[in-house]
This is a predicted structure of a 541-nucleotide part of an RNA (small-subunit ribosomal RNA, 5' domain) from an uncultured bacterium.
RNAcentral holds the full RNA, with entries from ENA, Greengenes and SILVA.
Context: one part of a larger RNA
RNA sequence: ACGAACGCUAGCGGCGUGCCUAACACAUGCAAGUCGGACGAGAAAGUGGGGGCAACUCCAUAAGUAAAGUGGCGCACGGGUGAGUAACGCGUGGGUAACCUACCCCUAAGACCGGGAUAACCCUCCGAAAGUGGGGCUAAUACCGGAUAAGACCACAGUCUUUAGGGAAAGGGGUUAAAGGUGGGGACCCUUCGGGGCCUGCCACUUGGGGAUGGGCCCGCGUCCCAUCAGCUAGUUGGUAAGGUAAAGGCUUACCAAGGCUAAGACGGGUAGCUGGUCUGAGAGGACGACCAGCCACACUGGCACUGAAACACGGGCCAGACUCCUACGGGAGGCAGCAGUGGGGAAUAUUGCGCAAUGGGCGAAAGCCUGACGCAGCGACGCCGCGUGAGGGAAGAAGGCCUUCGGGUUGUAAACCUCUGUCGGGCGGGAAGAAACUCCUGAUGGUUAAUAUCCAUCAGGAUUGACGGUACCGCCGAAGGAAGCACCGGCUAACUCCGUGCCAGCAGCCGCGGUAAUACGGAGGGUGCAAGCGUUGUUC
Numbered sequence: 001a002c003g004a005a006c007g008c009u010a011g012c013g014g015c016g017u018g019c020c021u022a023a024c025a026c027a028u029g030c031a032a033g034u035c036g037g038a039c040g041a042g043a044a045a046g047u048g049g050g051g052g053c054a055a056c057u058c059c060a061u062a063a064g065u066a067a068a069g070u071g072g073c074g075c076a077c078g079g080g081u082g083a084g085u086a087a088c089g090c091g092u093g094g095g096u097a098a099c100c101u102a103c104c105c106c107u108a109a110g111a112c113c114g115g116g117a118u119a120a121c122c123c124u125c126c127g128a129a130a131g132u133g134g135g136g137c138u139a140a141u142a143c144c145g146g147a148u149a150a151g152a153c154c155a156c157a158g159u160c161u162u163u164a165g166g167g168a169a170a171g172g173g174g175u176u177a178a179a180g181g182u183g184g185g186g187a188c189c190c191u192u193c194g195g196g197g198c199c200u201g202c203c204a205c206u207u208g209g210g211g212a213u214g215g216g217c218c219c220g221c222g223u224c225c226c227a228u229c230a231g232c233u234a235g236u237u238g239g240u241a242a243g244g245u246a247a248a249g250g251c252u253u254a255c256c257a258a259g260g261c262u263a264a265g266a267c268g269g270g271u272a273g274c275u276g277g278u279c280u281g282a283g284a285g286g287a288c289g290a291c292c293a294g295c296c297a298c299a300c301u302g303g304c305a306c307u308g309a310a311a312c313a314c315g316g317g318c319c320a321g322a323c324u325c326c327u328a329c330g331g332g333a334g335g336c337a338g339c340a341g342u343g344g345g346g347a348a349u350a351u352u353g354c355g356c357a358a359u360g361g362g363c364g365a366a367a368g369c370c371u372g373a374c375g376c377a378g379c380g381a382c383g384c385c386g387c388g389u390g391a392g393g394g395a396a397g398a399a400g401g402c403c404u405u406c407g408g409g410u411u412g413u414a415a416a417c418c419u420c421u422g423u424c425g426g427g428c429g430g431g432a433a434g435a436a437a438c439u440c441c442u443g444a445u446g447g448u449u450a451a452u453a454u455c456c457a458u459c460a461g462g463a464u465u466g467a468c469g470g471u472a473c474c475g476c477c478g479a480a481g482g483a484a485g486c487a488c489c490g491g492c493u494a495a496c497u498c499c500g501u502g503c504c505a506g507c508a509g510c511c512g513c514g515g516u517a518a519u520a521c522g523g524a525g526g527g528u529g530c531a532a533g534c535g536u537u538g539u540u541c
Base pairs, nucleotide, nucleotide: 001539002538004537005536006535007534008533011387012386013385014384015383016382017380018379019345024343025342026341028340029339030338033073034072035071038070039069046061047060048059049058050057051056080298081297082296089223090222091221092220093219094218095217096216099215100214104211105210106209107208108207109206110205112146113145114144115143121136122135123134124133126131152175153174154173156171159168160167161166180203181202182201183200184199185198188197189196190195224270225269226268231261232260233259236258237257238256239255240254241253242252243251273295274294275293276292277288278287279286280285300321301320302319303318304317323334324333325332326331351377353376354375355374359373360371361370362369363368390420391419392418393417400411401410402409403408424482426477427476428475429474430473434468439463440462441461442460443459444458445457446456447455485530486529487528488527489526490511491510492509496525497524498523499522500521506513507512
């Protein structure tokens, strides 16, 4: 010094922190959704009304709501863990003329004409279930074709610059794109009278160029122990060609050559996530890598790809395996190293809590929805810090205890007693900041525009929103009242006497104590040191 544990003890608060062991197995709930302003379709309960003796039935509403489907974006972030990894994994400094980058910003140009399907839905087959086959209908910002299009891409022929496939301008040829949604509007046109064209704002869409951000790959240097591991290597080392990738490369394959590494430690074995940092130390150094932050790796074990800008994907898929569960025995379902929680292991580590009010994230035009990220609360003296358990006065000094040379000494101003104070805890009352935005309303100015519509921006005023929490804080009431222990006292090392015991019982970190006066064992009185803690154990310096 500690993510500690154990023993004794324990009043309060703030801030932190809490499975170091079994990367053991997991019941239950929650942890990733959102958009109706992309699209088609679309309930029921309930309520109101009508008919009927009733069962029941019809209409309206609930409601274009719920649930589901197509489609878009997100699900690669955030959160967890440290198993593996001695490696370009990490750290640091570079390279990429060998590369990618959805959403965001700037900029240039565009968005034309068409088509065929399919889920949902309806009918039907199979199945215990999970699920699944067939037939029929339908929409789109889903899918497809055509048009147009640039040095964007491809090959060709050159120029300038630069030197690996970079940059600039540029010739003719070839290839490649798109989607709409929603608000406002004077004239004009069409209309199935719903609306549409047209003009216009916003959002979205397509193709380039640039930026920003995030990444991929490569290299120099650094990165534990064992030489009782001394030789290792066949895609091995290099070349040619091809494949593959966003991209260089034995990354992969065929062929050719026979190379490559190694005492400056190859190969093998052991151990280990790395770093910023943390602890210690005068420093040099040593040890460590919990919390927080960056990077990496993993998601029951092993392998594989799909989708996608990005994954070989914790709460996606497929195969195999172990395990658990369901089964009608044919076959299926699952993966807490997310937050809680359970069993187990262990010396040992918390609530199946509240809230999206704040911060941040996803989706959405927005309202908003989702968010066990996060903000809070709960438990644990686990740590640090702060406060209290009273303050002043009070005897040549009560009683009691202990010691005594019997004179006395000590406990000791300690107590009693007197005078005060009121922190904390308790009761009563008041009572925050954290909230300003988004959004809406009113007004003003500016911009867009044909427009004094709409929309956008800025400003002013108003409205709305708090889990924590009736908490912090403040006031009042009350009363010294409810609040001190633990270890030690032979030397090291601060603190001494009596009794008991008699090499016994016991102590002990080292030296060592105990065999009849033990300051060392046990008790007592007294003392010393720390103090809501004190000791012990473990580990590091």